A computed fold for a 349-nucleotide RNA from Halonatronum saccharophilum DSM 13868, annotated as Bacterial RNase P class A. It was read from a public genome assembly, where an Rfam model found it. The coordinates come from a structure-prediction model, not an experiment, and the mean pLDDT is 77. Rfam family: Bacterial RNase P class A. By type it is a ribozyme. The organism belongs to Halonatronum saccharophilum, within Bacteria.
[in-house]
RNA sequence: UGAGUAGGCUGGAUGAUCGCAAGUAUAGUGGAUACUUGAGGAAAGUCCGGGCUCCAUAGAGCAGGAUGCUGGUUAACGGCCAGCCGGAGUAAUUCGAGGGAAAGUGCCACAGAAAGGAAACCGCCUUUGAUAGGUAAGGGUGAAAGGGUGCGGUAAGAGCGCACCGGGGUUUUGGUGACAGGACCUGCAAGGUAAACCCCAUCCGGAGCAAGACCAAGUAGGGAGAGGUUAAGAGUAGCUCGCUCAUCUUUCCGGGUUAGGUCGCUUGAGGUGACAAGCAAUUGUUACCCUAGAUGGAUGAUCAUUGCCCGUGAGGGUACAGAACCCGGCUUACAGGCCUACUCAACCC
Numbered sequence: 001u002g003a004g005u006a007g008g009c010u011g012g013a014u015g016a017u018c019g020c021a022a023g024u025a026u027a028g029u030g031g032a033u034a035c036u037u038g039a040g041g042a043a044a045g046u047c048c049g050g051g052c053u054c055c056a057u058a059g060a061g062c063a064g065g066a067u068g069c070u071g072g073u074u075a076a077c078g079g080c081c082a083g084c085c086g087g088a089g090u091a092a093u094u095c096g097a098g099g100g101a102a103a104g105u106g107c108c109a110c111a112g113a114a115a116g117g118a119a120a121c122c123g124c125c126u127u128u129g130a131u132a133g134g135u136a137a138g139g140g141u142g143a144a145a146g147g148g149u150g151c152g153g154u155a156a157g158a159g160c161g162c163a164c165c166g167g168g169g170u171u172u173u174g175g176u177g178a179c180a181g182g183a184c185c186u187g188c189a190a191g192g193u194a195a196a197c198c199c200c201a202u203c204c205g206g207a208g209c210a211a212g213a214c215c216a217a218g219u220a221g222g223g224a225g226a227g228g229u230u231a232a233g234a235g236u237a238g239c240u241c242g243c244u245c246a247u248c249u250u251u252c253c254g255g256g257u258u259a260g261g262u263c264g265c266u267u268g269a270g271g272u273g274a275c276a277a278g279c280a281a282u283u284g285u286u287a288c289c290c291u292a293g294a295u296g297g298a299u300g301a302u303c304a305u306u307g308c309c310c311g312u313g314a315g316g317g318u319a320c321a322g323a324a325c326c327c328g329g330c331u332u333a334c335a336g337g338c339c340u341a342c343u344c345a346a347c348c349c
Stems, first nucleotide, its partner, number of pairs: 001345010012306007020038007040320001044331002047329005052208004059241004064204005069083005084098001085096004099199002104197002106193003121139002123135004147165006166188001167186008212263004222253006233245003270289008307318004
């Protein structure tokens, strides 16, 4: 200097004049004055996990669903951190739907001779030839063909024998563990696939702020029937058991409300700084701070200066995008600018 990898910050600011919403204070029935605050790193997607509310006084089993290496962290998670194994990359780094195929079932098309308790097409050897026998080293087909390389041996070959690697068994060392090494023994035929069914381990009620609570208004405190008090019936996502309900459950006819108001509604598993523990995620102690709560939907308009980028200049541009109960994550979008650490290549000293 170039190419890359991982992480972080910003993506506007200031002043003036008006305007809007909430809160506080003064005033006092009028909507006045002053002060403070007022969209995000993703507010997005609605993909996970919760807080909260109701079913409900609460449970068990089955079915169903989710996760899937080990340890830690958290309110919890399928998240995050650290590690192990495997893949990609020269590397920094990154990805993994990462338990079990000897419990069972299914599938492996086509090609090929043959695709699992499965083979002999070409070839090689024996035979005068045909035929028959032996063979699976070489070739072909295929995603995958009875472990790989080499030496010996053989009619030709083959773990047939041997060495090394691989597989299996026993044992030992290190580690919390997943796992990683060492030693000894053993020729050791029997594939792959579970993001196929399945088995194993762990976890899981449902519905959702349009949840729910209160007030006001209004009608017809309506009518007719069936069941029932020993739970038939109804209720809690499905089924069973259990539990609860008698002003109960259920069918039909008829009527009122259905764009009313208040709460829920923002002080929190909250934020920032320092110190300590920890590789880290994170936790503890301490000090300081209060940062939107709208409801047809506020957070704006104008002017001036200025930040950043492009351009010689005039001048031009300034991304993705807007709260609606709240929080922790994941995923996706983002013009441009800046910072930190690391990897590789070339050159100079």